[in-house]
Molecule: RNase P RNA; transfer RNA
Organism: Pseudomonadota bacterium
């Protein structure tokens, strides 16, 4: 040079004018006008996870549901996210991995096959009978069906044949050494018709979760007046959003007719925060120190136009917040590594 | 902004692991002078899109997409 892997950053740039919105000030005609400041993202997105936050009991018992599932950390917590076994994929840098348990017990397995669970003999091989077609038995090495056939491979062995006998692999019990653990190593024991597959099938097993959401809530202010019917209760009903009982709170409760109200303030943005060092870890992240102040709307702002420059601009707009995970996305830069060919 | 559901033939809609159907419409064709009703027969289906699990997916599991309902 060339093919590639892996980790991060940034998402046109300046600069005029007009506007939009939040705060602070200052002026008045008290809702308007000046002036300073701020003003979208790496995904704001989907609402797939987890948590703060508010309300019902700062949420207890149990039953039913749900969710995770090698191992050891992090961390508010998580299905993340770090490291580490195991398995697969690449020459290789690397990357993927729903990976507990089928010797608790159900269930599934069309079609094809002789036989699909603890079953069986089509072809065939072997002996015996028998001229022979063919029967009787032994066998499961070959050959057929299937995803999937009851340990593999080799040697002995044998009428042909089989763990029948031996070796090495597989599996299964029992110590042993290394590891915090998963797991490796490697010793002995068992000949293995025990213990086939499937749990992204019920189900078991270990942990873990109460339920709703900021349209949650809570304040001010009007207003729930006064009414009329019909039903159910008062050893019980009902309310308290919940799948169901228990218990815990509150109160008589439901449906129809007709009448009324529906404006405003908080919540709300300062935080598990952002950024630089320096200590501890391999790493996730942890601790101190310094320093920054960084949208808050409610019909709901962030835009327009013009000028100059490039590489000619992808995907997209906060609405309670945060951590994460999946999607979407022109392109540009830096770090670490592989391989492959040349030259030196 | 939250917080649910649906997608299967042209239409409505079944079917929840073993190769996909009902009913209405379409086409043929008997019946009838004809037509309409009836009768046989037949086409038509990437089971939204992509991925995994499994021998085997419309069904089981993630992810997108679109429609459509509640909630002040």
């Nucleotide at each position: 040079c060339g093919a590639g892997u892996u980790g991060g950053u940034c998402a046109g740039a300046c600069g005029a004018u007009c506007g939009c919105u939040g705060u602070a000030u200052c002026g008045c005609u008290u809702g308007c006008g000046g002036u300073g400041c701020g003003g979208a993202g790496g995904a704001a997105a989907g609402u797939c996870c987890g948590g703060g936050c508010u309300c019902c009991a700062c949420a207890g018992g149990g039953c039913a549901g749900g969710a995770u599932g090698c191992c050891a950390g992090g961390u508010a917590a998580c299905a993340c996210c770090u490291g580490g076994g195991g398995g697969g994929c690449g020459c290789g840098a690397g990357c993927c991995u729903a990976c507990g348990g089928a010797a608790a017990g159900u269930g599934c397995a069309g079609c094809a096959g002789a036989a699909a669970g603890g079953a069986u003999a089509c072809c065939g091989c072997c002996u015996c009978g028998g001229c022979g077609a063919c029967g009787a038995g032994g066998u499961a090495a070959g050959g057929g069906u299937g995803a999937a056939a009851a340990g593999g491979u080799g040697c002995g062995g044998u009428a042909a044949g089989a763990g029948c006998g031996c070796a090495c692999c597989g599996c299964g019990c029992g110590g042993c050494u290394g590891g915090u653990a998963a797991c490796a190593g490697g010793c002995g024991c068992g000949g293995c018709g025990a213990u086939g597959g499937u749990a992204a099938a019920c189900c078991c097993c270990a942990u873990c979760c109460g339920g709703a959401g900021c349209a949650a809530g809570a304040c001010c202010a009007a207003a729930u007046a006064g009414g009329a019917a019909u039903c159910c209760a008062u050893u019980g009903g009902c309310c308290g959003u919940g799948g169901c009982c228990c218990a815990c709170g509150g109160c008589g409760g439901a449906u129809u007719c007709g009448g009324g109200u529906a404006g405003g303030u908080c919540g709300c943005u300062a935080c598990a925060g952002g950024c630089a060092g320096c200590u501890g870890g391999c790493g996730a992240c942890a601790g101190c120190u310094g320093u920054c102040g960084c949208a808050g709307a409610u019909g709901a702002a962030u835009g327009a136009u013009c000028g100059u420059c490039c590489a000619c601009g992808a995907c997209a707009g906060a609405a309670c917040c945060c951590g994460g995970c999946u999607u979407a996305u022109c392109g540009a830069c830096c770090g670490a590594c592989u391989c492959g060919u040349g030259u030196u | 902004g939250g917080g649910c559901g649906a997608u299967u033939a042209g239409c409505u809609c079944a079917g929840g692991g073993g190769u996909a159907g009902a009913g209405c419409g379409g086409g043929g064709u008997c019946u009838u002078u004809a037509c309409a009703c009836g009768g046989c027969c037949u086409a038509g289906g990437u089971c939204g899109g992509g991925g995994g699990u499994u021998c085997a997916a419309a069904u089981c599991c993630c992810u997108c997409a679109u429609c459509g309902c509640c909630c002040a």